[in-house]
RNA sequence: UUAGAGUUUGAUCCUGGCUCAGGAUGAACGCUGGCGGCGUGCCUAAUACAUGCAAGUCGAACGAAGAUUAUAGAAGCUUGCUUCUAUAAUCUUAGUGGCGAACGGGUGAGUAAUACAUAAAUAACCUGCCCCUAUGUUUGGAAUAACAGUUGGAAACGACUGCUAAUGCCAAAUGAGUUAACGGAAGGCAUCUUCUGUUAAUAAAAGAUGGGAUACAUCGCAAAGGGAUGGAUUUAUGGCGCAUUAGUUAGUUGGUGAGGUAACGGCUCACCAAGACCAUGAUACGUAGCCGACCUGAGAGGGUGAUCGGCCACAUUGGGAUUGAGAUACGGCCCAGACUCCUACGGGAGGCAGCAGUAAAGAAUAUUGCGCAAUGGGGGGAACCCUGACGCAGCAACGCCACGUGUGGGAAGAAGCAUUUCGGUGUGUAAACCACUGUCGAAAAGGAAUAAUAGAAGAUUUCGGUCUUUUUGAAUGUACUUUUAAUAGGAAGCACCGGCAAACUUCGUGCCAGCAGCCGCGGUAAUACGGAGGAUCCUAGUGUUAUCCGGAUUUAUUGGGUUUAAAGGGUGCGCAGGCGGAGAGAUAAGUCAGUGGUGAAAAACUGCCGCUCAACGGUAGUCUUGCCAUUGAUACUGUCUUUCUUGAGUAUGGAUGAGGUAGGCGGAAUGUGCAGUGUAGCGGUGAAAUGCAUAGAUAUUGCACGGAACACCAAUUGCGCUUGCAGCUUACUGGACCAUUACUGACGCUCAGGCACGAAAGCGUGGGGAUCAAACAGGAUUAGAUACCCUGGUAGUCCACGCAGUAAACGAUGUUCACUCGCUGUUUGCGAUAUAUUGUAAGCGGCUGAGCGAAAGCGUUAAGUAAUCCACCUGGGGAGUACGUUCGCAAGAAUGAAACUCAAAGGAAUUGACGGGGGCCCGCACAAGCGGAGGAACAUGUGGUUUAAUUCGAUGAUACGCGAGGAACCUUACCCGGGCUCGAACGGUGCAUGAAUAUACGAGAGAUUGUAUAGUCCUUCGGGACAUGUAUCGAGGUGCUGCAUGGUUGUCGUCAGCUCGUGCCGUGAGGUGUCGGCUUAAGUGCCAUAACGAGCGCAACCCUUGUCAUUAGUUGCCAUCAGGUCAAGCUGGGGACUUUAAUGAGACUGCCACCGUAAGGUGUGAGGAAGGGGGGGAUGACGUCAAAUCAGCACGGCCCUUAUGUCCGGGGCGACACACGUGUUACAAUGGGAGGUACAGAGGGCAGCUAUCCGGUGACGGAAUGCUAAUCUCCAAAACCUUUCUCAGUUCGGAUUGGAGUCUGCAACUCGACUCCAUGAAGGUGGAUUCGCUAGUAAUCGCGCAUCAGCCAUGGCGCGGUGAAUACGUUCCCGGGCCUUGCACUCACCGCCCGUCAAG
Repeated sequence: UUAGAGUUUGAUCCUGGCUCAGGAUGAACGCUGGCGGCGUGCCUAAUACAUGCAAGUCGAACGAAGAUUAUAGAAGCUUGCUUCUAUAAUCUUAGUGGCGAACGGGUGAGUAAUACAUAAAUAACCUGCCCCUAUGUUUGGAAUAACAGUUGGAAACGACUGCUAAUGCCAAAUGAGUUAACGGAAGGCAUCUUCUGUUAAUAAAAGAUGGGAUACAUCGCAAAGGGAUGGAUUUAUGGCGCAUUAGUUAGUUGGUGAGGUAACGGCUCACCAAGACCAUGAUACGUAGCCGACCUGAGAGGGUGAUCGGCCACAUUGGGAUUGAGAUACGGCCCAGACUCCUACGGGAGGCAGCAGUAAAGAAUAUUGCGCAAUGGGGGGAACCCUGACGCAGCAACGCCACGUGUGGGAAGAAGCAUUUCGGUGUGUAAACCACUGUCGAAAAGGAAUAAUAGAAGAUUUCGGUCUUUUUGAAUGUACUUUUAAUAGGAAGCACCGGCAAACUUCGUGCCAGCAGCCGCGGUAAUACGGAGGAUCCUAGUGUUAUCCGGAUUUAUUGGGUUUAAAGGGUGCGCAGGCGGAGAGAUAAGUCAGUGGUGAAAAACUGCCGCUCAACGGUAGUCUUGCCAUUGAUACUGUCUUUCUUGAGUAUGGAUGAGGUAGGCGGAAUGUGCAGUGUAGCGGUGAAAUGCAUAGAUAUUGCACGGAACACCAAUUGCGCUUGCAGCUUACUGGACCAUUACUGACGCUCAGGCACGAAAGCGUGGGGAUCAAACAGGAUUAGAUACCCUGGUAGUCCACGCAGUAAACGAUGUUCACUCGCUGUUUGCGAUAUAUUGUAAGCGGCUGAGCGAAAGCGUUAAGUAAUCCACCUGGGGAGUACGUUCGCAAGAAUGAAACUCAAAGGAAUUGACGGGGGCCCGCACAAGCGGAGGAACAUGUGGUUUAAUUCGAUGAUACGCGAGGAACCUUACCCGGGCUCGAACGGUGCAUGAAUAUACGAGAGAUUGUAUAGUCCUUCGGGACAUGUAUCGAGGUGCUGCAUGGUUGUCGUCAGCUCGUGCCGUGAGGUGUCGGCUUAAGUGCCAUAACGAGCGCAACCCUUGUCAUUAGUUGCCAUCAGGUCAAGCUGGGGACUUUAAUGAGACUGCCACCGUAAGGUGUGAGGAAGGGGGGGAUGACGUCAAAUCAGCACGGCCCUUAUGUCCGGGGCGACACACGUGUUACAAUGGGAGGUACAGAGGGCAGCUAUCCGGUGACGGAAUGCUAAUCUCCAAAACCUUUCUCAGUUCGGAUUGGAGUCUGCAACUCGACUCCAUGAAGGUGGAUUCGCUAGUAAUCGCGCAUCAGCCAUGGCGCGGUGAAUACGUUCCCGGGCCUUGCACUCACCGCCCGUCAAG
């Protein structure tokens, strides 16, 4: 001292990328900005530079010139001034000369090593100024600048002549030293080093100041030795990318000799040799100053190389030397180039990567400031001079640190603002208000330190020094002050609020505007955009952008992987390399320990200290994990020696096999040829056709030829390194295995590069060619069919020799060695044995445990536990592509990117859905039947079209005789026109008026309105009721959104399903239960069972119908009794029957037989009115379709308000070329017409149903009676009987049209129904296709009701009458249920997704 999160999915686990939270910065940008301290500030154009400054100093080296003063002299005269000369003093300095200018300061272009860091070496070197030691400083000489004169040039700058000095230059003396030769001694590290003797050669100097001075002192000068400092050279190690850069090198590598250098050296040259570097990455290319350190990180690492410090390199670009101790010289010289400037055009001048500053570039980086007071440097003896080094100030929130913008009290919880469920809530003790304080800033007053061990003067001295006095401050009147007087006064913003990630509401907007780091927000109720209120975070800052590290164990040494996610090379052999059995000894390279040196300072860490704190600074310690040297240790590794046998190999014996190569042989089959028999087809397919065949096919028999492959045996078998290997046999040949345990003695394992082998297809040459068969042709299929199917058919398939070198070359699993539970089969050996069995070795298989794994799974043949070596992976796409290179005859193979783009791509498993997957089962689903629709006419609905309007909705099943159970007006929502605006209705309040209402007349299409007459209620006298007008608050809207909703409804479907609790299994999503067997209409039940139970559904309970019983008996009934009528339950009476309507009974596989474990099933069974759910109804699980409805109703939001509200008249919803749905009537004889005669149920009825009578052909009218209904009434038809029609567009059919009427109603023109007369259309049973129905059902016949004035009803809802046929069965169509399987679907197959084309 180690933190995670979001994002792939319907959900899950994993793999894996992307993104975020942290820290940092020489930063920039947005918004904002009070103060101070300490730091930092051109990262880009090593681009170009105006202007000023940045290196001078020394008169104590030298001559000279000038100035001032003093003295002396001379001259002039305006007699106290000027000029000149000499001397002395002081001051100044152009030149000569000395030192410095090689430091300091800047920049990072170049440089991958002549660089840097660390550690060594120099016995191969130099070193001015400085220090120490000892010595010397002698004698001469010749010039030259300045200066003067002449002269050139525009200028810069010169030229010539003449004079002169030195610490300038030259010569000589001396000889410490150096060199050479010959010796001696000592030492070392190979060349060598040190000391010493002799001989020879060689080379010095300068003076100045003080002083009365040839004392002396100081500063110099010369030579020598040593030190210190600074440099030079060499060696080792270390630190970038790319191998799509693999070979490089001729002074190259080495030697000898010479030259050169401070010095070694191919540094240079002559000669000789042929070396040198390189896969441990040379060479080339690209990039880059290196380090101390800085940032980050737990660390290991990764990134960086600003400021500060060390080194290097550079100074406009390139080259060159000179001077010097030192340079190949930033503010020196020469040459060349580019650029800029001056010019009289002949020539010249320049170099900010010094400090300021300018332009330019750029997102971006400061003042043309003050001072040498301090520190440091240069010169000087010193004073002092110089110093853009430096010290300071200015600018910039660029960074770090510190402080402030007030503190306490204060609830009417003020106002305002926001929100609201209208009650309130939030802002919020926040403000106001009261009390207090005074940091910072502003004003004033005072006011340091940095300054002395410096300098100067003086004193003193033991000559080392000591003491006294005095001078010097840029910053600066700065820091500081418990000095003064006050005043809350002058001082808060930025970002964010969907999740990650702290913080929520409202309005606006409406896939627009916009946001966005990732996921993603926005299409009318946005916590995600924009504004506001509020909240959160940080705070003089805050956000964004850029970059680095982290998170990322996402390059994994610490610390990852490779069966299926990315990833094991196709296989073997094998050099280098890596790794390696047992015992002993030696050594000490690795390793470990101690010690020494070094690892600069700064930085970092820790302690202490100084600035009021801190940042910052001082000081001490630690650290600097490294390198070098040295001394030890010896377990392990290495090296050397020696020994061993278990690894490996050899030997002997045995047995095994489709192991390999070459040769020979064989039979079956296909094909072909010839011949025979034989006749019409063969062949082929889902069905066909092309094809073959009367010139004789197919079939069959015989013979022959040819090529290829080897049935049965045959297997979960065997062999082989992989690819692979199969008839029999011969020859040659490789291997593993078993047994014996004799021999060698670690000889082993792995293997980059390399070499070899390597299916099929392919290529080359030459053969061969039976079958099959790419290409190709034809026939089919199809919308097409460059396919699948068929008939043919060439390369090829076969052989030989070469090439190629790839495959899902797979066990998708590299090799070797060791260890780790079991069961079972099999092959080949060897044993034991009782011939049942069994042990062991090596293989080939299956199942399983621990363990492993994301799971599936693996599991002694590991994907377990460990070790060795090799290969490979690092998100998806682009792409195994492009370029380059190598190989190849080619095809192509190998190696192998990037731009750009996405937020995923992927693995395993789970739930569903789906499948022209499988199994089981059901349903009028098919089949078997009956009747229809689709053709006609009409009715009705819809679409379309039309229209002023043809109001709106419903649209596959699940819209279309649906909302509508009744559009002439109304309805009505639509259109045209005319009106109203408190409004057509209702409630509240204020004010005014008095009516309201009725009648008549008038205007008008009406709404509306005018006139006249009649009319005035209650009262406590205030007024009230009512009405009208006016003002106002609530109106009103069939306007929008069914995708904001409630409620209701349709459908899957009356299908049998849908779930839960606990337990168990699984990392998890989930599973189990609910699966399996049998059964059922049913998840109905039984059995079985890691499940046991439970809920919603199913069933039952409810209604109705079918039988009986009991009770009750009017308006119903009438058997018995009585009365009575033309007749009649008509009357008395009765409750038996029918019936009515209430309560019960009854049916449960209960009984019998058979089958079955059971549940249950079966039956001409019994009994029974009814038998296995008796018939019918109501009843609709979890859910699906954003299904339908805002126009039934309700309701959020939005919209209209003299109109989208409302009233009225008229029109429209009824249009009509057409298309569709649902129906009615028909097409006729099972019928039509006429006449006669029966039998229901369920309902309705007073603005009604109406008996009966009269009139009318009739609809109907008139009269009249009963009934508010088991009382009266509406009230049957088919059927049955008789008769007619006789197969025709008819005595079928009735549309359409004409005429005449009836009824309802204010009103039948648009637009009603009905009646009568006349008219008499299409239609002769309906294509493809399609609908309903399983028994009192279909079919057929009529009746009733709702709505309603009437009715467009042939519709809807009910009722009864008559009353069938068929179901073998589940292959198929449709729909559904359960189990299972596949899946890249999950918006769930109407899915997903690929390619082409078009637009762009």